Context: one part of a larger RNA
RNA sequence: CUGGGUGUAAAGGGUGUGUAGGCGGGACUGCCAGUCAGGUGUGAAAAUUAUGGGCUUAACUCAUAACCUGCACUUGAAACUGUGGUUCUUGAGGGUCGGAGAGGUAACUGGAAUUCCUGGUGUAGCGGUGAAAUGCGUAGAUAUCAGGAGGAACACCGGUGGCGAAGGCGGGUUACUGGACGAUUACUGACGCUGAGACACGAAAGCGUGGGGAGCAAACAGGAUUAGAUACCCUGGUAGUCCACGCCGUAAACGAUGAUUAAUAGGGUGUGGGGGGAAUAACCCCUUCCAGUGCCCGCAGUUAACUCAAAUAAUUAUUCCACCUGGGGAGUUUGGCUGCAAGGUUUGAAACUC
Numbered sequence: 001c002u003g004g005g006u007g008u009a010a011a012g013g014g015u016g017u018g019u020a021g022g023c024g025g026g027a028c029u030g031c032c033a034g035u036c037a038g039g040u041g042u043g044a045a046a047a048u049u050a051u052g053g054g055c056u057u058a059a060c061u062c063a064u065a066a067c068c069u070g071c072a073c074u075u076g077a078a079a080c081u082g083u084g085g086u087u088c089u090u091g092a093g094g095g096u097c098g099g100a101g102a103g104g105u106a107a108c109u110g111g112a113a114u115u116c117c118u119g120g121u122g123u124a125g126c127g128g129u130g131a132a133a134u135g136c137g138u139a140g141a142u143a144u145c146a147g148g149a150g151g152a153a154c155a156c157c158g159g160u161g162g163c164g165a166a167g168g169c170g171g172g173u174u175a176c177u178g179g180a181c182g183a184u185u186a187c188u189g190a191c192g193c194u195g196a197g198a199c200a201c202g203a204a205a206g207c208g209u210g211g212g213g214a215g216c217a218a219a220c221a222g223g224a225u226u227a228g229a230u231a232c233c234c235u236g237g238u239a240g241u242c243c244a245c246g247c248c249g250u251a252a253a254c255g256a257u258g259a260u261u262a263a264u265a266g267g268g269u270g271u272g273g274g275g276g277g278a279a280u281a282a283c284c285c286c287u288u289c290c291a292g293u294g295c296c297c298g299c300a301g302u303u304a305a306c307u308c309a310a311a312u313a314a315u316u317a318u319u320c321c322a323c324c325u326g327g328g329g330a331g332u333u334u335g336g337c338u339g340c341a342a343g344g345u346u347u348g349a350a351a352c353u354c
Base pairs, nucleotide, nucleotide: 003325004324005323006322007306008305012321014201015200016199017198021194022193023192025088026087027086028085029084030083031082033081034080035077036076037075038074039073040072041071042070048066049065050064051063052062053061054060091191092188093187094185095184096183097182098181103177104176105175106174107173108172109171110154115149116148117147118146119145120144121143125136126135162169163168206247207246208245209244210243211242215241216240220236221235222234223233258320259319261317262316263315266297267296268295269294270293271292273290274289275288276287277286301308326354327353328352335347336346338344
C1' cells in the first nucleotide's frame, strides 16, 4: 500500500459554516473526452513459454512462433460516465397563515436566605464532633426584634419536560434577534450531499488589565485523628468563584456510537408541539396524520460476547470526511506551528525491551 476495521478490544475529529475536491433525481436530444470494438505503427536484444534443430545425453546453444497485457495515430459504436441544449417536479429552497420553547444578546427589576453594620430585649455560654479541641463570648456573644448595607444564586412550578450545532441554557419584565415545527401553496426548477485546508463557536480550571467580593473555598495556618497523617473530620482563610474587555482551546467535550439518503415484522406504555375527524353546552376522552423525545418486550438481521434492534439500528445498502494497524518506551524527545505564560496546545519519533 492493499485488505480489514473504529459502542466496550487500537480507532469518530468537541461542534458548526463552508473553499477546493469527491459524489449526485426524472425525460428528450447533440457531441464523443472517458469507455468499448477494428486497423496501422511502435513496444531493442537477452530472458520467459511453446515447437523443432546442434553438441552421445543434459546443462548449454541455434531457429521459428508466442509473449511484451503498453503507447501513439486512425476508423467506427453511443448504452453508461462526462459535456452542450431543451424540459419536469418528487430532492432542495421559497411564499402565506399559525402556535410552542431555560435558544441568544442587552437593559431594568423582585422576594427568600447567608454574612456584616446600627439600635432594642436579654445573660452565660455559643459553636463544633464519633468524642474533643483550636475558635467566638461578661469590652455582653449565641438567641430574638427592628432598621440598614452588599454580593451571589434563583425554592415551589420542574418533569428519562423544553430549546440549542456542540459547549450549554432555569426568578420576572421589556427591546433586539437566530433556528426548528405544523397547515396550505397556483412560486424557483436539481439550486443537492459530504467536506482536506480555512474560518467561527467551544464547560471548568488557568492567564492579562480594571472593577467587585456575601457565601463557598485550592494554597496556607491552627485543632484533632494516627505509629506517622504534608490526608479524610473541625475552626479559620487567600487566590479563585462574580462583572467588563482580551487571551487560552482543552474534558469520561460521552450515546465512549461522524454526516447524508433510502430500505427493512410486530406489540405494550409514556411524554411535550402542531394539524384533521368524531363527539359535546364546553372540556376530559376516543381516533388519525406530521416532526420530536423516553422506557419495556421482541421476529429477521447483527455481534467475539455483552448487546443493538427497524420514523432514535450497532440491520441492509449509497456518497463523502476523520481515524486505527502488537504492549511498553511515549503522547515522551527533537524540530515546526501556536500562546503573555502554563508540569500549555497541536503535529509527533527512535534506540532499547517483551

RNAcentral holds the full RNA, with entries from ENA and SILVA. This is a predicted structure of a 354-nucleotide part of an RNA (small-subunit ribosomal RNA, central domain) from an uncultured bacterium. Model confidence (mean pLDDT): 84 of 100.